This is a predicted structure of an 87-nucleotide RNA (c-di-GMP-I riboswitch aptamer) from Desulforudis sp.

[in-house]
Formats: sequence, structure tokens, C1' cells
RNA sequence: CGUCUUGAAGGGCAAACCUGUCGAAAGGCAGGGGCGCAAAGCUGAGGGUCUAAGUCGUUCAACCGAUAAGACGGCCUGGCUACCAGA
Repeated sequence: CGUCUUGAAGGGCAAACCUGUCGAAAGGCAGGGGCGCAAAGCUGAGGGUCUAAGUCGUUCAACCGAUAAGACGGCCUGGCUACCAGA
């Protein structure tokens, strides 16, 4: 220096849920909270999933159906970065 493993020590992140806020929604942000995570750090490159404002179709109308350039990094793969200890 690189790779692999582990998670002892120091620690880190933070599910569901609640409150507030942004958003049409999915969902995001902040506070509380703690299910879990050795990359549950960053990144929408690929796949997948979710929503459907707008658009199209249907309907007297509503409902309904399709659709992402919206969302999910704690869905998977990839890329980049990373503390300590051991081999």
C1' cells in the first nucleotide's frame, strides 16, 4: 500500500411511530424515538419498486385505466470514499 475477515475499544448512522413543515402524491427535511446496519457514508450508471400533478383513454359526470422528466441509496448490482484491530 492492497485485499479479506472481525467488531474488542472509541464511536457512527437511525426503522416503525409521534409532532411540525414542504410536496398533487410517493416521499423529503427538522425534533423526539430506536427496528436494525461493518459502509444503513456519498453517487440515480443499470435494474426493480412506489406515486400520477400533467397528458391520453373511458364516463353525462365522478370513479377507473395507462404513462415519469417525480420518488426510493434501509430493494439489488455498479462507481467513489472511509476509523480501529487482526490475518